[in-house]
């Protein structure tokens, strides 16, 4: 050096074919049940700004394509495997 796979809220982990990012499950919060916990159940839970409707950002970085990108292309940084 080269060729592959990856990087997604707190953690795990999905999202087909480009079409409402984070489904489900853990944690967490609150509720309820209890003399009081646990365990179950319901409800809510990305981040800012707002009383509030709502509005803006978020998929490792950085550009491009396109109405519209976790998704295509290019560069780039880490990680895993492999081949010289």
């Nucleotide at each position: 050096u080269c060729g592959g796979g990856g990087a997604u809220g707190g953690u795990g982990g999905a999202a087909u074919u480009g079409g409402u990012a984070g489904a489900c499950a853990c944690g967490c919060a609150g509720g309820u049940c209890u003399c009081a916990g646990a365990a179950g159940c319901c409800u809510g839970u990305g981040g800012c700004a707002g009383c509030a409707a709502u509005g803006c950002c978020g998929u490792g970085a950085g550009a491009g394509u396109u109405c519209a990108a976790g998704u295509c292309u290019c560069u780039u940084u880490c990680c895993c495997c492999g081949a010289a």
This is a predicted structure of an 84-nucleotide RNA (transfer RNA) from a Saprospiraceae bacterium. Rfam family: tRNA. Rfam describes the family as follows. Transfer RNA (tRNA) molecules are approximately 80 nucleotides in length. It is annotated as a transfer RNA. The sequence is in RNAcentral, with records from ENA.